[in-house]
RNA sequence: CGGGUGCCGUGGGGGUGCCGGCGGGAGCCGGCUGAGACGGGCACGCCCGAACCCUGGAACCUGAUCUGGGUCAUGCCAGCGGAGGGAAGCGGCCUCCUCCCGGUC
Numbered sequence: 001c002g003g004g005u006g007c008c009g010u011g012g013g014g015g016u017g018c019c020g021g022c023g024g025g026a027g028c029c030g031g032c033u034g035a036g037a038c039g040g041g042c043a044c045g046c047c048c049g050a051a052c053c054c055u056g057g058a059a060c061c062u063g064a065u066c067u068g069g070g071u072c073a074u075g076c077c078a079g080c081g082g083a084g085g086g087a088a089g090c091g092g093c094c095u096c097c098u099c100c101c102g103g104u105c
Base pairs, nucleotide, nucleotide: 001102002101003100004099006093007092008091009090010089011055012054013053014052017032018031019030020029021028022027038049039048040047041046060085061084062083066079067078068077069076
């Protein structure tokens, strides 16, 4: 000195479970964990939207009808996991305070 990190906007990615009660059913009410378990539509398999999270990553998926612990129950906790995959974008702003990378003196 430049870039990252931070904030805003935009684009993109993702999940939406478990238990109890009522009910013929659709569903309604309540509870657990969490950032998030929401609303609407429908041909009941999905779709649209909102919120939330993630965008160099544990957001999220596979392994997984997994293993151990715990719970009324559940990815509830831990392992798995220095495994594999996964959206890597663009623009603007602040500050060079901390940290990281590169260049130069």